[in-house]
Description: Predicted 3D model of a 345-nucleotide part of an RNA (small-subunit ribosomal RNA, central domain) from an uncultured prokaryote. Its Rfam family is "Bacterial small subunit ribosomal RNA". Gene Ontology terms of the family: ribosome and structural constituent of ribosome.
Context: one part of a larger RNA
């Protein structure tokens, strides 16, 4: 390279924005660069292709005919390119309407939980399969007042909602971005995709400086057990919390890449819109459930496609060595990115 392929077998990039590139809507009128078509010129031999002949046949060998390329010239002009007008259906934008745990910053609340002081009270509390370390007469545990701390917010909560995605949830203010929905005003193809790149990006980690209430890697005890570097108790330090500033990773999942278009139905919800009057019906954008034709190895997928097309990126090509080794770029480190081969089955 070609082909097939990427929920589960190898295999969609974690997610957006975005150069270059690729691919792109409808009419006219041009142009001729790709494109066809005609001629001339070159294209050594040999070799390739066709054919016919020689070695007994084939290899081989001779010979006849041919080819694609390139380069000049004259055409068509339906495709695709260019160039020049137009149109609105795709894409924007305005104007009215709406919903939300979007998201940043600040204020506020209550339950709880711990700890502190004081009161009440007196011997156990705790914790367990059962126990023991452990706390307690220097009055604990329970109880009640008040005071302080930090994290986290029951119910409402849902097969719900927002968000690119990681994700977001207790009331509330400001500041913000994006959705959908009418209406068809305006712009007039501005689309899609996206190698590099860039910016975001759960936890754990790392760095300075706060904070520490609960919980709890390490780590001490105590039990179990043949042992117990563990499950289970009892303590607990890091973290976890807030603010800068790295890391750049997950079963980052829908293990399903963006984006048009097209293709039977039943249902049930959220948000608009229109309509009508008791009828729950219609449209447009979401979230779910079953089901049929097609698809699929099957499981199942099925207008939210894994159905039927298209454009464009990203990735696979037996296991095992290996996501390892050497190098290169990144990072303070920790590691992450790129990433083989021997061999061996």
């Nucleotide at each position: 390279u070609u082909a097939g392929g990427u929920u589960u077998a190898a295999a969609g990039g974690g997610u957006g924005c975005g150069u270059a590139g690729g691919c792109g809507g409808a009419a006219a009128c041009u142009u001729a660069a790709g494109u066809c078509a005609g001629u001339g010129g070159u294209a050594a031999a040999a070799g390739g292709c066709a054919g016919u002949a020689g070695c007994u046949u084939a290899a081989c060998u001779a010979u006849u005919g041919u080819a694609a390329g390139c380069c000049a010239u004259u055409g068509a002009a339906a495709c695709u390119g260019g160039g020049u007008u137009u149109c609105u259906u795709g894409a924007g934008u305005u104007c009215g309407g709406u919903a939300g745990a979007g998201g940043u910053a600040g204020g506020c609340g209550g339950a709880a939980u711990g700890u502190g002081u004081u009161g009440u009270g007196u011997a156990g509390c705790g914790g367990u399969g059962a126990a023991a370390u452990g706390c307690a007469u220097a009055g604990a545990u329970a109880u009640a007042a008040c005071a302080c701390a930090g994290a986290a917010c029951a119910c409402c909560g849902a097969u719900u909602g927002c968000g690119a995605a990681g994700g977001c949830a207790g009331c509330u203010u400001a500041c913000u971005a994006a959705g959908c929905u009418a209406u068809g005003a305006u712009u007039g193809a501005c689309g899609c995709u996206g190698a590099g790149g860039u910016a975001c990006g759960a936890a754990a980690g790392c760095g300075u400086g706060g904070g520490g209430a609960g919980c709890g890697a390490a780590c001490a005890g105590g039990a179990u057990u043949a042992g117990a570097u563990a499950c289970c108790c009892u303590g607990g330090u890091a973290g976890u919390c807030c603010a800068c500033g790295c890391c750049g990773u997950a079963a980052a999942c829908g293990a399903u890449g963006a984006u048009c278009a097209c293709u039977c139905g039943u249902u049930g919800u959220u948000g608009g819109c229109a309509a009508u009057a008791c009828a729950c019906c219609g449209u447009c954008a979401g979230c779910g459930a079953c089901u049929g034709a097609g698809c699929g190895a099957a499981a199942g997928c099925a207008u939210u496609a894994a159905g039927u097309g298209a454009u464009c990126c990203a990735c696979c090509u037996g296991g095992g060595g290996a996501g390892u080794a050497c190098g290169g770029u990144c990072g303070c480190a920790a590691g992450a990115u790129u990433g083989a081969a021997a061999c061996u089955c």
Overview: The RNAcentral record of the full RNA draws on ENA. The coordinates come from a structure-prediction model, not an experiment, and the mean pLDDT is 85.